[in-house]
Predicted 3D model of a 78-nucleotide RNA (c-di-GMP-I riboswitch aptamer) from a Nitrospiraceae bacterium. The organism belongs to Nitrospiraceae, within Bacteria. The sequence was found by an Rfam model in a public genome assembly. It matches the Rfam family "c-di-GMP-I riboswitch aptamer". From the family's description: GEMM was predicted in a large-scale screen for bacterial structured RNA regulatory elements.
RNA sequence: UUCCGAUAAGGGAAAACCCUGGGUAACCAGGGGGCUCAAAGCCAAGGGUCCUUGCUUAAGGACAGCCGGGCUGCCGAA
Numbered sequence: 001u002u003c004c005g006a007u008a009a010g011g012g013a014a015a016a017c018c019c020u021g022g023g024u025a026a027c028c029a030g031g032g033g034g035c036u037c038a039a040a041g042c043c044a045a046g047g048g049u050c051c052u053u054g055c056u057u058a059a060g061g062a063c064a065g066c067c068g069g070g071c072u073g074c075c076g077a078a
Stems, first nucleotide, its partner, number of pairs: 004076002012037002017032006035065001041071003046067002048063006
C1' cells in the first nucleotide's frame, strides 16, 4: 500500500413516524425521532422503481438507505 472487517478505539450518518416549510407530484429542507449502515460519503453516465404531461408513444423530473459501477475516506485485530 492492497485485500479484509474485530465484543477494538474515537467518532459519523439517520429509516419509519410526527411538526414546520417548498413542490402539481414523486420528493426535498429544517427540528424531533432511531430502524439500521464499515462507506447509508460524493456522482443520475448504465439498469430499475416512482411522479407529471402526453398518449401507443415520447419528454421532463425524483430516488445513491434499489442493483451495478466510478471517485474519495476513519481505524488496524485476525